[in-house]
RNA sequence: GCCACUUUAGCUCAGCGGUAGAGCAGCUGUUUCGUAAACAGCAGGUCAGAGGUUCGAUUCCACUAAGUGGCUCCA
Numbered sequence: 001g002c003c004a005c006u007u008u009a010g011c012u013c014a015g016c017g018g019u020a021g022a023g024c025a026g027c028u029g030u031u032u033c034g035u036a037a038a039c040a041g042c043a044g045g046u047c048a049g050a051g052g053u054u055c056g057a058u059u060c061c062a063c064u065a066a067g068u069g070g071c072u073c074c075a
Stems, first nucleotide, its partner, number of pairs: 001071007010024004018055001026042005048064002051061002
């Protein structure tokens, strides 16, 4: 330099055109003498950024950024 993949909740990951989910972690409650466990609930997200297509984009397209892996001095 080139190619491919990844970027979604604090962490690990689903979802892949029609208002965004799980597990763990966090908080509250029940239970307990108390803690843990269990159970019930709650909160947490400008879906990396900025554009395009679309009635509608996390999803499709091109660009940028970051990361991972690979190839190589060829164009």
This is a predicted structure of a 75-nucleotide RNA (transfer RNA) from Armatimonadetes bacterium Uphvl-Ar1. It matches the Rfam family "tRNA". Rfam classes the family as a transfer RNA. Model confidence (mean pLDDT): 81 of 100. The same sequence occurs in records of 3 taxa. Taxonomically the source falls in Armatimonadota (Bacteria, Bacillati).